[in-house]
Model confidence (mean pLDDT): 82 of 100.
This is a predicted structure of a 75-nucleotide RNA (transfer RNA) from a Pseudomonadota bacterium.
It matches the Rfam family "tRNA". Gene Ontology term of the family: triplet codon-amino acid adaptor activity.
């Protein structure tokens, strides 16, 4: 330099063109004498930037950036 792949809540991960979920963890109540477990309910996201297709983009297409992995070449 070139090729793949992943980028979604604090975490680990889904999700695939029409209003973005799940499990843990956060917060409030229940149930105990208190705790832990267990049940109910809540918050939390401009879906990695940017520009394009669309009536509509987390999703399709173009760079760009960061990670992970393979390749070449010069010095």
């Nucleotide at each position: 330099g070139c090729c793949u792949a992943u980028g979604u809540a604090g975490c680990a991960c889904a999700g695939u063109g029409g209003u973005a979920g799940u499990g843990c963890a956060c917060c409030c109540c229940c149930u105990u004498g208190g705790u832990a477990a267990g049940g109910g309910g809540g918050a939390g996201g401009u879906c990695g930037c940017c520009a394009g297709u669309u009536c509509a983009a987390u999703c399709c297409u173009g760079g760009c950036c960061a990670u992970a992995g393979g390749c070449u070449c010069c010095a």

The RNAcentral record of the sequence draws on ENA.